[in-house]
Molecule: transfer RNA
Organism: Pseudomonadota bacterium
RNA sequence: UCACCCGUAACUCAGUGGGCAGAGUGGAAAGCUGUUAACUUUCAAGUCGCAGGUUCGAAUCCUGCCGGGUGAG
Numbered sequence: 001u002c003a004c005c006c007g008u009a010a011c012u013c014a015g016u017g018g019g020c021a022g023a024g025u026g027g028a029a030a031g032c033u034g035u036u037a038a039c040u041u042u043c044a045a046g047u048c049g050c051a052g053g054u055u056c057g058a059a060u061c062c063u064g065c066c067g068g069g070u071g072a073g
Base pairs, nucleotide, nucleotide: 001072002071003070004069005068006067007066010025011024012023013022019056027043028042029041030040031039049065050064051063052062053061
């Protein structure tokens, strides 16, 4: 320098033939218990890497950039 893959909640990741952003773990509260743990229920937590474009509508499609990984030179 070139090619490909990845970037979504604090962490690990789903969701990519455009139509309300989700799960598990973790956090908080309540229930249960003599207490804790475990278990059950509920809640909070996101500018979907950034900036543009297309569209009635973008995490999803297109372009550029940034970061990480792999390969080639």